[in-house]
Molecule: small-subunit ribosomal RNA
Organism: uncultured organism
RNA sequence: AACGCUGGCGGCGUGGCUAAAACAUGCAAGUCGAACGCGAACGUCAAAAUUAGCUUGCUAAUGGCGACAAGUAGAGUGGCGAAAGGGCGAGGAAUGCUUGAGUAACGUACCCCUAACUCAGGGACAGCAUCGGGAAACCGUUGUUAAUACCUGAUAAGACCACAGUAUCGUAUGGUACAGUGAUCAAAGGCGGGGACCUCUUCGGAGGCCUGUUGGUAAGGGAGCGGCCCAAGUGCUAUCAGCUUGUUGGUGAGGUAAUGGCUCACCAAGGCUAUGACGGCUACCGGGACUGAGAGGUUGACCCGGCGCAUCGGGACUGAGACACUGCCCGGACUCCUACGGGAGGCUGCAGUAACGAAUAUUCCGCAAUGGACGAAAGUCUGACGGAGCGACGCCGCGUGCAGGAGGAAGCCCUUCGGGGUGUAAACUGCUGUCAGGAGCUGCCAAGCAAUGAGCGCUAAUAUCGCUCUGCGUUGAGGAUCCCCAGAGGAAGUCACGGCUAACUUCGUGCCAGCAGCCGCGGUAAUACGAAGGUGGCAAGCGUUGUUCGGAAUCACUGGGCUUAAAGAGCACGUAGGCGGACUGCCAAGCGUUGUGUGAAAUCCCUCGGCUCAACCGAGGAACUGCAUGGCGAACUGACAGUCUUGAGACAGGUAGGGGUGUGUGGAACUCUUGGUGGAGCGGUGGAAUGCGUAGAUAUCAAGAGGAACGUCGGAGGCGAAGGCGACACACUGGGCCUGAUCUGACGCUGAGGUGCGAAAGCUAGGGUAGCGAACGGGAUUAGAUACCCCGGUAGUCCUAGCCAUAAACGAUGUCCACUUAGAUCGAAGUCCUUCUGACAGGUUUUCGAUCGUAGCAAAAGUGUUAAGUGGACCGCCUGGGGAGUACGGUCGCAAGGCUAAAACUCAAAGGAAUUGACGGGGGCUCACACAAGCGUUGGAGCAUGUUGCUUAAUUCGAUGCAACGCGAAGAACCUUAUCCUGGGUUUGACAUACUUGGAUACCUACCUGGAAACAGACUAGGUUGCACUUCGGUGUGAAACUUGUACAGGUGCUGCAUGGCUGUCGUCAGCUCGUGUCGUGAGAUGUUGGGUUAAGUCCCGUAACGAGCGAAACCCUUGUCGCUAGUUGCCAGCGAGUAAUGUCGGGGACUCUAGCGAGACUGCCGGUGUUAAACCGGAGGAAGGUGGGGAUGACGUCAAGUCCUCAUGGCCUUUAUACCCAGGGCUGCAAACGUGCUACAAUGACCGGUACAAACCGACGCGAGACCGUGAGGUGGAGCAAAUCGGAGAAAGCCGGCCUUAGUUCGGAUUGAAGUCUGCAACUCGACUUCAUGAAGUUGGAAUCGCUAGUAAUCGCGUAUCAGCUACGACGCGGUGAAUGUGUUCCUGAGCCUUGUACACACCGCCCGUCAAGUCAUGGAAGCUGGUAGCGCCCGAAGUCG
Repeated sequence: AACGCUGGCGGCGUGGCUAAAACAUGCAAGUCGAACGCGAACGUCAAAAUUAGCUUGCUAAUGGCGACAAGUAGAGUGGCGAAAGGGCGAGGAAUGCUUGAGUAACGUACCCCUAACUCAGGGACAGCAUCGGGAAACCGUUGUUAAUACCUGAUAAGACCACAGUAUCGUAUGGUACAGUGAUCAAAGGCGGGGACCUCUUCGGAGGCCUGUUGGUAAGGGAGCGGCCCAAGUGCUAUCAGCUUGUUGGUGAGGUAAUGGCUCACCAAGGCUAUGACGGCUACCGGGACUGAGAGGUUGACCCGGCGCAUCGGGACUGAGACACUGCCCGGACUCCUACGGGAGGCUGCAGUAACGAAUAUUCCGCAAUGGACGAAAGUCUGACGGAGCGACGCCGCGUGCAGGAGGAAGCCCUUCGGGGUGUAAACUGCUGUCAGGAGCUGCCAAGCAAUGAGCGCUAAUAUCGCUCUGCGUUGAGGAUCCCCAGAGGAAGUCACGGCUAACUUCGUGCCAGCAGCCGCGGUAAUACGAAGGUGGCAAGCGUUGUUCGGAAUCACUGGGCUUAAAGAGCACGUAGGCGGACUGCCAAGCGUUGUGUGAAAUCCCUCGGCUCAACCGAGGAACUGCAUGGCGAACUGACAGUCUUGAGACAGGUAGGGGUGUGUGGAACUCUUGGUGGAGCGGUGGAAUGCGUAGAUAUCAAGAGGAACGUCGGAGGCGAAGGCGACACACUGGGCCUGAUCUGACGCUGAGGUGCGAAAGCUAGGGUAGCGAACGGGAUUAGAUACCCCGGUAGUCCUAGCCAUAAACGAUGUCCACUUAGAUCGAAGUCCUUCUGACAGGUUUUCGAUCGUAGCAAAAGUGUUAAGUGGACCGCCUGGGGAGUACGGUCGCAAGGCUAAAACUCAAAGGAAUUGACGGGGGCUCACACAAGCGUUGGAGCAUGUUGCUUAAUUCGAUGCAACGCGAAGAACCUUAUCCUGGGUUUGACAUACUUGGAUACCUACCUGGAAACAGACUAGGUUGCACUUCGGUGUGAAACUUGUACAGGUGCUGCAUGGCUGUCGUCAGCUCGUGUCGUGAGAUGUUGGGUUAAGUCCCGUAACGAGCGAAACCCUUGUCGCUAGUUGCCAGCGAGUAAUGUCGGGGACUCUAGCGAGACUGCCGGUGUUAAACCGGAGGAAGGUGGGGAUGACGUCAAGUCCUCAUGGCCUUUAUACCCAGGGCUGCAAACGUGCUACAAUGACCGGUACAAACCGACGCGAGACCGUGAGGUGGAGCAAAUCGGAGAAAGCCGGCCUUAGUUCGGAUUGAAGUCUGCAACUCGACUUCAUGAAGUUGGAAUCGCUAGUAAUCGCGUAUCAGCUACGACGCGGUGAAUGUGUUCCUGAGCCUUGUACACACCGCCCGUCAAGUCAUGGAAGCUGGUAGCGCCCGAAGUCG
């Protein structure tokens, strides 16, 4: 600046940034009569004359001489001005601007100064008149006229020219001064005053003369203003690298005020350019402005200076000055007028219009002030200017009141309902009077102009005129000061409130609507959306958007980087350039110091002052960090001159080497050819096949041919600038190192462009081709396999010549030089010393190649004298990711392609190093019924049960990989039961609390009607009816119950992703952490890693760790042995008694047992191994041995795991219904699928008969004995028992005997029929059991899969909870019989520790790549289509200038 919301006052500023696009209308440049000639009109007065009326000289009308108006208005001639002021920024990258110089190459009207002149004549043209043309604009003919208009002549100096001099100065041409001769060139008057004198006179005057003033002419000088020239500075672009013919210079001429190719003729061939020419794009420049600590960056509104422009283009004229904004001519476009023949016009002046646009004002007042033009002056003109108007557009100032006023009104908001907030805020009381409003006052903005008077000057003059002073009169467009009146009255909004960033709650909404500058909010508890209340910020403004600078050291001059984040060119040589050793002298360019000039004013800064303050304005100072120039200095850089040897090079003597090029030679291997032997396979793979082979392969022997590569030595060893270089010999050749100190004397370093070299692949031509081997063919693998594996095989690989020019061309580390108190070790090549000499050895020194590491550096990893340390010199390169090393352009190439190298668009990241986890068809160690070794299942059958699905009025709900599926449910016929369905009914309710109404309404039993019941209704009879007092007549009261009503109850309704609690799982896996210390910039690490060991992070050792906690273990329960105590209901050895028999009885405590308390086991002992450890192995003893067996016990955490239907609970929903009651049905439905079980398929068996041995548990609404009845389920009956006493209760497998003999059976028992029993109000849907009959599938179960390591699996029965009964074959317990196998860790699954990689962290069920469809966006190409701009060549050519 604009936009949104809002808006009280004033001051000072400021306001078309877009269309230099177009403009209606008015105004913006005129003035001078004291240069000149003409010269009206309106109007007033009014003569002659005419007419009418009549009073006969008066009135009226017509009329219009003349006078005033007026020598005015006006046009014209002439002068000055119009080239200023005002506007705008199109063009222009230099003919511009800024700063500093120059002009010895120039001009100048008006102004000032100096000293002169201003004489004599002449002819015209406008105007005007006349005639004519034209629509108009305007033009033409004839005639007359004035001037300070024009012309001629005279005069002529110090002007100018020519000639030949002198002096002096300078900067090259030259300048200046002086004197001489000759030639050339001027003029204008106007207005005043005047005493004498003169001329003319129309007698009014006019002129001469004198004088004043103003103007004119020719010169010189000044001031101010201009022209031209020079230097430096003044945008982007190399994807613009070459440009130029008047071009560069010369001679001569023309032209100009003046230099100059400015122009022309001739001559020469130059000139500019990497310090960026030429081209393209953009842009007025400066003082300044904004920002910044500064350096800088951006910018050029307002004000000032300069430039440029005036509808577009060209041109000249006039003039002192223009190639001229409101002048002229021509051409173009556009607009207007027209009689169609022609004409007129130019707001980028002030207002204003329409248009454009997000957007920018009044068709205002005045010349009062300041300034300008003209004039002698008065004055006239002035959209310059002074003012006002409009716009919160900016800056500044003021106000919208001030004081008191409640534990605090109302309203609104929040609330845990108690209260809190808004808030002294309001109301109310007292006070003040700014601004706005009303009414007045004041020469404050006024200075001037100009009668009069005085003084001075000019002059002959007391005249006129000029200057200074005095000041009668007179000038305000607009504003301002001051005083009075009234009265809190007329004056507050806007944005934000998740973090950054000051400020929080409720409701609404429910990934919707929306917000958002960045991160990000919103999917039902949003401080982020919308609203409200509250709060915070600023305030007549507030917020948004845009632009610039800052922060950003994020282009780094001040002040950055390049191993891995973007970034060292693949390597070298070398041009320009940059930088450069020691000493001496000299110069003074850089440098320092000190002067001088300049750096306009305004602005910024300081001080002071004026508006009440401030903004604003004024004065003085400082500053303007710059440029130019003089003096001085000489350390450093530089120039010049001289010297030196240490840098560099040369020389001499040695020395190592896969350094390079060429020629030749060699052996091994391979393939092929020929021949011999031989005879069936070979070859190849994970396994095969294709392939080769009886036409003789493979194998083997001999001979021959060919091409390529050079084993061992060979090595983090050598050489090279890099690429790279490996058999041997010879020839040619480059470089390094060591020693000497003989020579040169800084000859050096780097290196933009440039040049050369440059792996592999590829290309061109010609050779060569053994092996290998892209492409291709075949065989396999695979879902496929255009791959990996196999059999073949062409280009190629090799050589010669020539291209290509790229690689993870890497040390991802440019080249060169110097330095470093941290060095150690190894290797390669030399020198010297020690030793009498030599070898060896030791030491010294130089160069090269490596490893570890200190300091330092580094984001860290790391690097570390071979630096990535500390410095120096030079070059290259980088600036978020993608697009893209791509497009276009250029260039190189035969091509492939290389080099150079963007943008649109898009994302909020991309990236580095390290950390912790998780993961890996990575590694190491270890464990587990994980596998293996075994035993038995499941999966096939039938049935039971749960689930899915389907069905249904309903089949209520939940659980869904392991970790849902005989799960919630330890028991659905009704009940249970559920908002599962159908139907009926109730509404303060089936249940709770409070208040309230009633007053005995109330309850129980029986009865009536309807009904399926619930319920609704009716009515009679009987009984009971609280508490207190009581005279038993009653009175009082309302705490129980009931009843009326209001609050409320109720919900197995939703959300387990709002929650608590509880539970599952990893997992009884060995882990998970903390304090202090230490290390690390940090995340973190260490401890917890390592060596052993363990079931164990169990323990030991080591150790920058030392300790500790939760887990593990232990403590607890149970079981196994013994002891002590106790001895009933249990037990019975001995003693006694008794029975058909039995601990039956007396007794007994020994034993078993019961149930209390103790003991016991600790690697304690021995041997061995081991680190003199922990521990392990073996043994002894012992009931038990290394945790004796079993149980309870579950770390930090994970799974938004499960549960709102156990319970609790936030929020939401419902309230004659989603609550409550009732009847019936359903949860049991059945093409199908799955899970868990039971029973089997039989002879290790079924059946029949006989006969043993448990543990644990239960029992009073109960267990129920003996006895009797029934085939049986069961019934009758009732002894005993609240139970170590009685009962359930018969254990079964087992053992003995019999029978069956391999069959769908004497296996198996489903299904079905019939008859029953029991429970229960009731067994139809839908119970269990019994008997008789029936007698299905099934003959050991595919792929797959589960459990189990010892009293275990397997097998056998028993009990209990729930429960009227039962679907229990389930669940939970109990005992009986009682194995097999393994002593391993390759594999599958899971787990633990260490380590490694990671682009994963929602963590591999991760991440992520490419194609495709549709739509959309941006860019490149594109047959074509159509513009703009710039240039080149040629043709025509207006006006105009010159000839």